[in-house]
Molecule: Bacterial RNase P class A
Organism: Dehalococcoidia bacterium
RNA sequence: CGGGUAGGCCGGACGACCGCUCCUUCGGCGCAUGCCGAGGGGGAGGAAAGUCCGGGCUCCACCGGGCAGGGUGCUGGAUAACGUCCAGGCGGGGAAACCCGACGGAUAGCGCCACAGAAACAUACCGCCUCGUGACGAACGGGGUAAGGGUGCAACGGUGCGGUAAGAGCGCACCAGCGGCCGGGCGACCGGUCGGCUAGGCAAACCCCACCCGGAGCAAGGCCGAAUAGGAGGGCGAAGGGCGCCCGGCCCGCCCUCGGGUUGGCUGCUAGAGGCGGCGGGUAACCGUCGUCGGAGAAAGAUGGUCGUCGCCCCGUGGGAGCGCAGGAAGAAGGCCCUGCCGUAAACUGCACUCCCGCAGGGUACAGAACCCGGCUUACAGGCCUGCCCGUCUU
Numbered sequence: 001c002g003g004g005u006a007g008g009c010c011g012g013a014c015g016a017c018c019g020c021u022c023c024u025u026c027g028g029c030g031c032a033u034g035c036c037g038a039g040g041g042g043g044a045g046g047a048a049a050g051u052c053c054g055g056g057c058u059c060c061a062c063c064g065g066g067c068a069g070g071g072u073g074c075u076g077g078a079u080a081a082c083g084u085c086c087a088g089g090c091g092g093g094g095a096a097a098c099c100c101g102a103c104g105g106a107u108a109g110c111g112c113c114a115c116a117g118a119a120a121c122a123u124a125c126c127g128c129c130u131c132g133u134g135a136c137g138a139a140c141g142g143g144g145u146a147a148g149g150g151u152g153c154a155a156c157g158g159u160g161c162g163g164u165a166a167g168a169g170c171g172c173a174c175c176a177g178c179g180g181c182c183g184g185g186c187g188a189c190c191g192g193u194c195g196g197c198u199a200g201g202c203a204a205a206c207c208c209c210a211c212c213c214g215g216a217g218c219a220a221g222g223c224c225g226a227a228u229a230g231g232a233g234g235g236c237g238a239a240g241g242g243c244g245c246c247c248g249g250c251c252c253g254c255c256c257u258c259g260g261g262u263u264g265g266c267u268g269c270u271a272g273a274g275g276c277g278g279c280g281g282g283u284a285a286c287c288g289u290c291g292u293c294g295g296a297g298a299a300a301g302a303u304g305g306u307c308g309u310c311g312c313c314c315c316g317u318g319g320g321a322g323c324g325c326a327g328g329a330a331g332a333a334g335g336c337c338c339u340g341c342c343g344u345a346a347a348c349u350g351c352a353c354u355c356c357c358g359c360a361g362g363g364u365a366c367a368g369a370a371c372c373c374g375g376c377u378u379a380c381a382g383g384c385c386u387g388c389c390c391g392u393c394u395u
Base pairs, nucleotide, nucleotide: 001391002390003389004388005387006386007385008384009383010382012310013309014308015307016306017305018304020043021042022041023040024039025038026037027036028035029034045366049377050376052375053374054373055372056371057217058216059215060214062249063248064247065246066245067244069213070212071211072210073209074088075087076086077085078084089103090101091100092099093098104208105207109206111202112201113200125149126148127145128144129143130142131141132140133139157175158174159173160172161171162170176198178195179194180193181192182191183190184189221267222266223265224264231258232257233256234255235254236253240252241251242250274293275292276291277290278289279288280287281286311364312363313362314361316359317358318357319356320355321354322353324351325350326349327348334342335341336340
C1' cells in the first nucleotide's frame, strides 16, 4: 500500500423569518377544563420497522397433584427472563483471521428409504475359481466366493501387503467405528493403551428422555360526568359458577340468552432491570460500588415551511506534483566474438492511477415514537476509528 475479516461511532451543521407541541416563571382575564401577553428550557431512531421471542405493569384466576398442549435441546456460565448473549467442546466451510450448526436418543416402540438394481438390514445380475457332460470350444448343470464390474444418495468398515483353487479381517500394518482400562478436565469431551473384528440412513417422521411454561392485553385498567328500560326470559341454591380437562381442598348471590343507553373528559403517560463517567472483580458476557444527568409524551395524532452559507458524495473540466506503461529508441554515450550485433539514458509526447488547489452541474441514505424495556431479523447513499489475517514493497 492492497485485499479479507471482526467490532465501534456518525449519518448532516449553522443563521434568518414564519408556524406547531410539552414543561416552567411573572402579569392579566376567567365557574372549571382554560385564554391572552412577556421570558426561560425541551421536542423521533439505530433501526422508531417486522410483531419473531422474553419480560415489567394492569385485570381475571385459586392452591396442590395429574393429564393434555406449547417451547428449548452439546457443556459451563451471564441475565428479570428468553428461542438472547459469553466462553468452551464437537462437526462443517475457508489458505488464514473468521463464519455456520434444527448439536440429547435409531438395541424403548412404531414406521419410511420412490425409481433403478439381484438385493435397501437384505444380498448374488455380470464376473472369478472348481467339478461334471461336451471337443481343454460354445452351452447346460452342481459347489465355492463377495476382492472386481454394474444400479443407486446410500450396498455388512476403508487403504495396502500377505495368503487362497478363486477370494474374504482369513491374517498383518495404519485409520475409522464399538467396547474395556488408565490419565487430564466442573463438564461437553480429549489423550494413551488393550481387544474380538464391525452392529445403513432418516427423529427440520410419529415418538422417547431432560428441563421450562396460567390467560388476556394500555383498545389492559382506574376516576368523573351524562343518559337509558330500578328491562325481559331461563337456571341454580346437596344437578350451579370459579382452571383447557380430571381429582382433592377452598371460595361465591351468582350463571346463561336477548334487548336498550353512554360511546364525552381526565388519568394510566414517562425517573426506569435508565443514561454517562471513575474505580474494583471476571478470559468474556456481565456484576459491585461511587459520582453525575433529568435529555419527546402527542391524541386523528406535534417536532414543519421558505431563503442563504457550509460539510459530504457523484460526474465533467482547468492547473500543479508524484508514480507506472508506451513512444522517443531499427537508439546518443558505451560495449563485443567488429561486413554485423548488443545496449544504459535524457528532454519531450500520449494514456492510466493517486493526491492538492479552483470552477460548473447534480445528489444528500434507510426511514418516523403512541405504556415501557432486553434481544433477534430486515433496510441503509456516504464518512470516520480500532483489532486481527493474508499478499506486495521498503528499511